Two RNAs folded together computationally: RNase P RNA and transfer RNA, 445 nucleotides in total. It holds a member of the Rfam family "Bacterial RNase P class A". Rfam links the family to the GO terms ribonuclease P activity, tRNA processing and dimeric ribonuclease P complex. The coordinates come from a structure-prediction model, not an experiment, and the mean pLDDT is 77.
RNA sequence: UGAGCCGGCUGGGCAGUCGCGCGGAGAGAUCCGUGAGGAAAGUCCGAGCCCCAUAGAGCGGGAUAGCGGCCAACGGCCGCCGAGGGUGACCUUAGGGAAAGUGCAACAGAGAGAUACCGCCAUGCUGGACUUAAAGUCUAGCAUGGUAAGGGUGGAAAGGCGAGGUAAGAGCUCACCGGCGCGCGGGGAACCGCGCCGCCCUGCAAACCCUAUCCGGAGCAACACCGGCCGGGGAAGCAACUACGCUGUGCGUAUUGCGGCGCUUGCUCGGCGCUCAACCCCAACGGGUGGCAGGACCGUAUCAGCAAUGGUGCGGCAAGAUAAAUGAUUGCCUUCAAUGACAAAACUCGGCUUACAGGCCGGCUCACAAC
RNA sequence: GCGGGUGUAGUUCAAUGGCAGAACACUAGCUUCCCAAGCUAGAUACGUGGGUUCGAUUCCCAUCACCCGCUCCA
Numbered sequence: 001u002g003a004g005c006c007g008g009c010u011g012g013g014c015a016g017u018c019g020c021g022c023g024g025a026g027a028g029a030u031c032c033g034u035g036a037g038g039a040a041a042g043u044c045c046g047a048g049c050c051c052c053a054u055a056g057a058g059c060g061g062g063a064u065a066g067c068g069g070c071c072a073a074c075g076g077c078c079g080c081c082g083a084g085g086g087u088g089a090c091c092u093u094a095g096g097g098a099a100a101g102u103g104c105a106a107c108a109g110a111g112a113g114a115u116a117c118c119g120c121c122a123u124g125c126u127g128g129a130c131u132u133a134a135a136g137u138c139u140a141g142c143a144u145g146g147u148a149a150g151g152g153u154g155g156a157a158a159g160g161c162g163a164g165g166u167a168a169g170a171g172c173u174c175a176c177c178g179g180c181g182c183g184c185g186g187g188g189a190a191c192c193g194c195g196c197c198g199c200c201c202u203g204c205a206a207a208c209c210c211u212a213u214c215c216g217g218a219g220c221a222a223c224a225c226c227g228g229c230c231g232g233g234g235a236a237g238c239a240a241c242u243a244c245g246c247u248g249u250g251c252g253u254a255u256u257g258c259g260g261c262g263c264u265u266g267c268u269c270g271g272c273g274c275u276c277a278a279c280c281c282c283a284a285c286g287g288g289u290g291g292c293a294g295g296a297c298c299g300u301a302u303c304a305g306c307a308a309u310g311g312u313g314c315g316g317c318a319a320g321a322u323a324a325a326u327g328a329u330u331g332c333c334u335u336c337a338a339u340g341a342c343a344a345a346a347c348u349c350g351g352c353u354u355a356c357a358g359g360c361c362g363g364c365u366c367a368c369a370a371c
Numbered sequence: 372g373c374g375g376g377u378g379u380a381g382u383u384c385a386a387u388g389g390c391a392g393a394a395c396a397c398u399a400g401c402u403u404c405c406c407a408a409g410c411u412a413g414a415u416a417c418g419u420g421g422g423u424u425c426g427a428u429u430c431c432c433a434u435c436a437c438c439c440g441c442u443c444c445a
Base pairs, nucleotide, nucleotide: 001367002366003365004364005363006362007361008360009359010358012333013332014331015330016329017328018327020035021034022033023032024031025030037342041353042352044351045350046349047348048347049219051217052216056269057268058267059266061215062214063213064212065211066080067079068078069077070076081095082093083092084091085090096210097209101208102207103204104203105202117151118150119147120146121145122144123143124142125141126140127139128138129137130136159177160176162174163173164172178199181196182195183194184193185192186191223290224289225288226287231282232281233280234279237258238257239256240255242254243253244252245251246250259275260274261273262272263271264270297316298315299314300313301312302311303310304309372441373440374439375438376437377436378435381395382394383393384392389425397413398412399411400410401409418434419433420432421431422430
């Protein structure tokens, strides 16, 4: 100088005028203070908070999946291991189990989870050629058998490659590589290294499934209080005999059993409640207050840790609306440039994901050149 | 705000992980004096991006668009 890799920050500041939400002061006019984001978004996870006769048992369902750590918790984060990619900085990784079972592998190909189509080899039979003959050699066809070296198909073909070996071949044997298992050593663990035996075990579990761990449901339109409104329709009872009452031997009340209904936010059992009102349907009302802003809070310094993160000290208090405010405009400053990007609270936090004009900073790699 | 669901031709719907189809509609031709009906032929699509797999409309993740339901009191 060129080409890249990774991480972080920022998303203007001050002042004036008009206007809006909230809070405070004032009898009032009015005055004072304060007022969006890094994602407020998507609502994908995890919690706080809150409610629910049930949160129990079984079945079903869902989530997660290398190891260790962090955290209130998590499917998040940090570090490491394995695998894959890159010359490299570095990046990606849903990364348990395929010898528990089931299923799938289209087309092509002889054969797709097991296979002889071509080929190679041996033996036998029938021919042909060479040969004086026997015998032999070469060769063609058929039959039987051996063979996974070679051809071809495919994403995938019974470990790869070389040597020995063989009729031809083959982990049949050996060296190297690869894989399963066992042993020893290292490490906190995933795992790594070495040695030995043997080469039986195709892929897919983001197919069913199996294993391990976790999960009660509902969500601030939760929930609590105040005020208003307070109509219409639907449903199932039966039996027992005990007690009481009336006394007409049946009726009423209480009790029990069966049945019915509701809660259990999938099902069954169990549990609880109701049996003339809990319940369901339709219509109507479409108010107010709390919840609701001091919290796993923010800033800064320091310590521990590779880091995520945690401890301690000091300082700070920062929207709270409900048809919903946070807007418009002017000037100055910083700046290469200045409001032009993505977008705007709705109970609150911790993450994840997605969107984002422009600007700034730090660390590192490769190539070339010079010293 | 919270919860749930769906995306396939122009429209309404199908399809077991293995060449995406049907009906109506559209275009052209035949038929007819002309139109309609009928017959023949044709064109048109898996919302978007990534992943798993030999292979994805189908399975998984993200994203976009659309749809539905949910408020208090006795």